[in-house]
Molecule: transfer RNA
Organism: Patiria miniata
C1' cells in the first nucleotide's frame, strides 16, 4: 500500500425492511434484619468512532478521515 471485518451504556454484546436504541454483568436504591454473599423488585447511565451528504426521518444508505484486530503484497 491492497482487501474484507469491526468501533453502540463502565464492560461484553444485540439491534430485522431507515421510523428515533436494548440485554447480560458491573454500579446504585429497596425487600431486609449487625455485616457479607445469594435471591427478588426498581433506578441511573448513550455526541451509536469523527466530519459531511441523501432523506420528512439515519446506529442502519453514500463519501472522506480515524482507531482496532486479521489477511495479502
Nucleotide at each position: 500500500g491492497g482487501c474484507g471485518g469491526g468501533g453502540u451504556a463502565g464492560u461484553u454484546c444485540a439491534g430485522u425492511u431507515g421510523g428515533u436504541a436494548g440485554a447480560g454483568c458491573a454500579c446504585u436504591g429497596g425487600a431486609a434484619a449487625g455485616g457479607c454473599a445469594a435471591u427478588c423488585c426498581g433506578g441511573a447511565g448513550g455526541u451509536u468512532g469523527c466530519a459531511g451528504g441523501u432523506u420528512c426521518a439515519a446506529a442502519c444508505c453514500c463519501u472522506g478521515c480515524u482507531c482496532c484486530a486479521g489477511u495479502c503484497a